[in-house]
A computed fold for a 506-nucleotide part of an RNA from a Christensenellaceae bacterium, annotated as small-subunit ribosomal RNA, 5' domain. The coordinates come from a structure-prediction model, not an experiment, and the mean pLDDT is 84. It matches the Rfam family "Bacterial small subunit ribosomal RNA".

Context: one part of a larger RNA
RNA sequence: GGACGAACGCUGGCGGUGUGCUUAAUACAUGCAAGUCGAGCGGAGUUUGGAGGGCUUGCUCUCCAAACUUAGCGGCGGACGGGUGAGUAACGCGUGAGCAACCUGCCUAUAUCUGGGGAACAACAGUUGGAAACGACUGCUAAUACCGCAUAAGACCACAGUGGGGCAUCCCACAGGGGCCAAAGAUUUAUCGGAUAUAGAUGGGCUCGCGUACCAUUAGAUAGUUGGUGGUGUAACGGACCACCAAGUCGACGAUGGUUAGCCGACCUGAGAGGGUGAUCGGCCACAUUGGAACUGAGAUACGGUCCAGACUCCUACGGGAGGCAGCAGUAGGGAAUAUUGGGCAAUGGAGGCAACUCUGACCCAGCAACACCGCGUGGAUGAUGAAGGUCUUCGGAUUGUAAAAUCCUGUGAUGAGGGACGAAUAAAUGACGGUACCUCAAGAGCAAGCCACGGCUAACUACGUGCCAGCAGCCGCGGUAAUACGUAGGUGGCAAGCGUUGUUC
Numbered sequence: 001g002g003a004c005g006a007a008c009g010c011u012g013g014c015g016g017u018g019u020g021c022u023u024a025a026u027a028c029a030u031g032c033a034a035g036u037c038g039a040g041c042g043g044a045g046u047u048u049g050g051a052g053g054g055c056u057u058g059c060u061c062u063c064c065a066a067a068c069u070u071a072g073c074g075g076c077g078g079a080c081g082g083g084u085g086a087g088u089a090a091c092g093c094g095u096g097a098g099c100a101a102c103c104u105g106c107c108u109a110u111a112u113c114u115g116g117g118g119a120a121c122a123a124c125a126g127u128u129g130g131a132a133a134c135g136a137c138u139g140c141u142a143a144u145a146c147c148g149c150a151u152a153a154g155a156c157c158a159c160a161g162u163g164g165g166g167c168a169u170c171c172c173a174c175a176g177g178g179g180c181c182a183a184a185g186a187u188u189u190a191u192c193g194g195a196u197a198u199a200g201a202u203g204g205g206c207u208c209g210c211g212u213a214c215c216a217u218u219a220g221a222u223a224g225u226u227g228g229u230g231g232u233g234u235a236a237c238g239g240a241c242c243a244c245c246a247a248g249u250c251g252a253c254g255a256u257g258g259u260u261a262g263c264c265g266a267c268c269u270g271a272g273a274g275g276g277u278g279a280u281c282g283g284c285c286a287c288a289u290u291g292g293a294a295c296u297g298a299g300a301u302a303c304g305g306u307c308c309a310g311a312c313u314c315c316u317a318c319g320g321g322a323g324g325c326a327g328c329a330g331u332a333g334g335g336a337a338u339a340u341u342g343g344g345c346a347a348u349g350g351a352g353g354c355a356a357c358u359c360u361g362a363c364c365c366a367g368c369a370a371c372a373c374c375g376c377g378u379g380g381a382u383g384a385u386g387a388a389g390g391u392c393u394u395c396g397g398a399u400u401g402u403a404a405a406a407u408c409c410u411g412u413g414a415u416g417a418g419g420g421a422c423g424a425a426u427a428a429a430u431g432a433c434g435g436u437a438c439c440u441c442a443a444g445a446g447c448a449a450g451c452c453a454c455g456g457c458u459a460a461c462u463a464c465g466u467g468c469c470a471g472c473a474g475c476c477g478c479g480g481u482a483a484u485a486c487g488u489a490g491g492u493g494g495c496a497a498g499c500g501u502u503g504u505u506c
Stems, first nucleotide, its partner, number of pairs: 001506004006502005013376006019369002021334001026332003030329003035076003040073002043070013083287003092212008102204002107200008115149001117147002124139006156179002159176001161174005185192002213259003220250003225247008262284004266277004289310005312323004340366001342365003348362001349360004379409004389400004413447001415442005423433001450495005455476003461490005471478002
């Protein structure tokens, strides 16, 4: 000198764009953050209309039709999006390869099919337990829910043949006869679906080379340990797991142990080499009160799912139950320190739906904060009796100083009035922001400057007060009676809506 997610002191006019719990991965009141589909299904309810019955003539009952609503069954989505960095020195991450050892819902393309049956369980009704949370029993019922049957291939299983190829296991193509496996309908008749197979796309899984902090005042570590055979398990390879066999395997090229830490693109600095950092934004990983476990599913060992255990909090009729903000706001606490319990789905994106649409604290906006960067303003020109006042003075004057006053102007911001968007993709409708930005007019210099320094380094000096006191100080050092170094004043220098200090880093 540069930089900062900064803090503190003094000061503070406006706008744009960003950024904002670095500490307690501490505990959380309250609200919201993941639903959607009635064009899968049977019910139930509301309204309207029609028909019929009872009749008290405006009420009630039954049936039919239409529209609307939706507790339950069912489907898809709750594995994305959002948060945090506790753990992790690891194939976790980065980079480059490999899988002849793998999976992939929705989407795209191609081909073929969508035939015929059955038995249940919710809802519901009845009975019943419990303070509640939540159940139990009996009976009825539908489906794109569930289960057989048919058909079925270059899919799968075992057998066996020909040809070709490769990278050890092997791979590909063609043809054979066996075994085995499928489906679901809805509709406004436009369509939307369902099943199988192949290929693609996307997303993942696994393996390997290299790189990836400090300590040797950590030198030996290891029994599923290292390898083999055969199995189990998995989408898949593998001591991943198991049985048996062998005795190996790693290590000064730093094993093992300990400490610290999410990694990277990047960011800061530097001429570079390098050094430091890993906030915001993007990629990957890990975690979701602590520990463990699986279920469902294409995908989880699942933040707002389930089960068990622990700690904590709450309810209770004492028998038993409920909860998880490291989502967005917000509260307490900690701290030098970090914001609103705001608006909207208008845009972008996501989930569901044929759609209309619904949901979306993702997102888009607004609010707060000079926290950062950038821009603008606080007036301009003329103006010498060099006014008054202040300060200094050798008392002559010097300086503040064209500074002020005065005269003539201008109109950024602020104020008032009028107009008024783009963002909307459309034939039309649809804007939270927002009557915002922006434009025009009006009046009027009117409302808008501070902070630090002035001994040398280092730009900028005098007076008074103080008298080794009070104090200053980054280093050298100032102060003991004329202090350019302390305090105040005048003046000057620097930067400027900031200035200075502290901290960290190059």